[in-house]
Molecule: transfer RNA
Organism: Nanobdellota archaeon
């Protein structure tokens, strides 16, 4: 050089047009003498960057950039 596969909270992952959930973690409170455990509420991602298409894009299409796989 080329082909395919990813790229989303602090870490793992879903989601596949209509302003994004789960899970550990992490904040407070409750329950303990205290600490693990359990319940209960919060916070925390402009979805890798740039463009297009569209009424609307995290999803569709181009174009790069990184990470992993195969060929050469």
């Nucleotide at each position: 050089g080329g082909g395919c596969u990813g790229g989303u909270a602090g870490c793992g992952a879903a989601g596949u047009g209509g302003u994004a959930u789960c899970g550990c973690g992490u904040u407070u409170c409750c329950u303990u003498g205290g600490c693990g455990u359990g319940g209960a509420a919060g916070a925390g991602a402009u979805c890798c960057c740039g463009g297009g298409u569209u009424c609307g894009a995290u999803u569709c299409c181009c174009g790069g950039c990184c990470a992993g796989u195969c060929c050469a």